Source information
Model confidence (mean pLDDT): 80 of 100. The RNA shown here (c-di-GMP-I-GGC riboswitch aptamer) has 85 nucleotides and comes from Desulfosporosinus sp. FKB. The sequence was found by an Rfam model in a public genome assembly.
């Protein structure tokens, strides 16, 4: 450097269920496993989610502001074992 099997120690944890927080989106901590070889870190880029919104409309949330999601895709940084070369 590429790769990931029916191997080995092991990790992490989807819905949902309870408590918490937060105006939501969404977070935390326990329980619980759909599933992940970076499902480890980072909101950088591009996407999506909440809340307020200008104008111009009366049914439209688009620009743009505010949180958020890294288990939606890409970039960055870093990694356990193992197979090739």
């Nucleotide at each position: 450097u590429u790769c990931g099997a029916c191997a080995a120690g092991g990790g992490c944890a989807a819905a949902c269920u309870u408590a918490g927080c937060g105006a939501a989106a969404g977070c935390u901590a326990a329980g619980g496993a759909c599933g992940c070889a970076a499902a480890g870190u980072u909101a950088u880029g591009g996407g999506c989610c909440u809340u307020c919104c200008a104008a111009a409309u009366u049914g439209a949330g688009u620009u743009g502001a505010u949180g958020g999601c890294u288990g939606c895709c890409a970039g960055a940084c870093u990694c356990c074992c193992g197979a090739a070369g």